This is a predicted structure of a 74-nucleotide RNA (transfer RNA) from a Candidatus Hodarchaeales archaeon.

[in-house]
């Protein structure tokens, strides 16, 4: 040099193939329980979906282009 998988909330995924309200699990925060804390239970919070650009009524998704990180080939 060439490929190919991945990049979504502090941390782990999911949803992408077939555009239509951004979910799940932990955690963070308040309250319930409890002498206290753990576990439990209920609320609640927190996202520029790697970045740009284009197509569209509408893009996490689709095209292009870059940027990470993995791993094959040479």
């Nucleotide at each position: 040099g060439g490929g190919a998988a991945c990049g979504u909330a502090g941390c782990g995924a999911a949803g992408c193939c077939a555009g239509g309200u951004a979910u799940c699990g932990u955690g963070g925060c308040c309250g319930g329980c409890u002498c206290c804390a753990g576990a439990c239970c209920g609320g609640u919070u927190g996202g520029u979906c790697g970045c740009g650009u284009g197509u569209u009524c509408a893009a996490a998704u689709c095209a292009c282009g870059c940027c990470g990180u993995u791993c094959c080939c040479a």

Source information: RNAcentral holds the sequence, with entries from ENA. It matches the Rfam family "tRNA". From the family's description: Transfer RNA (tRNA) molecules are approximately 80 nucleotides in length. Gene Ontology term of the family: triplet codon-amino acid adaptor activity. It is annotated as a transfer RNA.